[in-house]
Predicted 3D model of a 71-nucleotide RNA (transfer RNA) from a Gemmatimonadaceae bacterium.
It matches the Rfam family "tRNA". The family's RNA type in Rfam is transfer RNA.
The same sequence occurs in records of 2 taxa.
Lineage of the source: Bacteria > Pseudomonadati > Gemmatimonadia > Gemmatimonadales > Gemmatimonadaceae.
The coordinates come from a structure-prediction model, not an experiment, and the mean pLDDT is 83.
Parts: sequence; C1' cells; structure tokens
RNA sequence: GGGCCCUUGGUCCAAUGGGAGGGCGCGUGACUGCGGAUCAUGAGGCAGGGGUUCGAUUCCCCCAGGGUCCA
Repeated sequence: GGGCCCUUGGUCCAAUGGGAGGGCGCGUGACUGCGGAUCAUGAGGCAGGGGUUCGAUUCCCCCAGGGUCCA
C1' cells in the first nucleotide's frame, strides 16, 4: 500500500428497508431481622459525516478505530 470482516446502552449479543430487543449489570419497589436469591418496574444504545428511498441499524460513498490475510 491492497483485499476481506467487525463497530448497536456500563458489558456481551440479536434485529438484513416500515415496531431497536434479549442476557448480565445499574436504580426503585415487594419479599427478608439484614443481606443474598426471587419477583415486579424503570433508566440507559444503532462509532461519525454524506447520499439513495415516502421511509435506513439495514443499501451506497467517505472517514475513524479494531481484527485478519497478501505485498
């Protein structure tokens, strides 16, 4: 320098054009003598910019970071 893959809450992962969801963690409440466990409820997210589209996490381009292979 080039090819391919990845980037979604604090963390680990889904969702492949029309409702952004789950596990763990966190807050609150119930339970308990206290805590843990359990149950209920809540907060918190699509790396960034641009384009296509009626509509983008999803498709295209650029950029940033990471991984891998080639040189």